[in-house]
A computed fold for a 149-nucleotide RNA from Planosporangium flavigriseum, annotated as FMN riboswitch aptamer (RFN element). Model confidence (mean pLDDT): 79 of 100.
RNA sequence: ACGCGCUGGCGGGGCUCGGUGAAAGUCCGAACCGGCGGUGACCGUCCUCCUUCGAGGCCGGCAGCCCGCUACCCGGUCACAUCCAGUGACCGGUGGAUCCGGUGUGAUUCCGGAGCCGACGGUGAAAGUCCGGAUGGGAGGCAGCGCGC
Numbered sequence: 001a002c003g004c005g006c007u008g009g010c011g012g013g014g015c016u017c018g019g020u021g022a023a024a025g026u027c028c029g030a031a032c033c034g035g036c037g038g039u040g041a042c043c044g045u046c047c048u049c050c051u052u053c054g055a056g057g058c059c060g061g062c063a064g065c066c067c068g069c070u071a072c073c074c075g076g077u078c079a080c081a082u083c084c085a086g087u088g089a090c091c092g093g094u095g096g097a098u099c100c101g102g103u104g105u106g107a108u109u110c111c112g113g114a115g116c117c118g119a120c121g122g123u124g125a126a127a128g129u130c131c132g133g134a135u136g137g138g139a140g141g142c143a144g145c146g147c148g149c
Base pairs, nucleotide, nucleotide: 002148003147004146005145006144007143008142010140016030017029018028019027031129032128033118034117035069036068037067038066042061043060044059046057047056048055049054064116065115073093074092075091076090077089078088079087080086098114099113100112101111102110120132121131122130
């Protein structure tokens, strides 16, 4: 370093202005935001080789719409509880959105341009941005410890 286990803490952003109206952070015109892992030709630090040009490597960053996943929603099994409602574990399902041009061997990732998407419940009026479930859950990732190799 790698694998397995345990423990700890971490783990989602966003309505500014104007219009209509009795009422809108919900509608209209503009505005604003982008979870986790992978890939990534771009960027940066460092290291190695080389006389030089340059080559190679570690690490870090780099995709909302490419692949996989989480939150949300639905179902099943089991356990607990049982008047009902429910709670937990495991398994399964569902799960949004991108093109054009450029460079190049290679890019839906880079550069340029134009688009598009966003759970459920609530609400004086329809919500990605407000309130609520949620002081929850969580993809995951960091640190420490133990064991294995």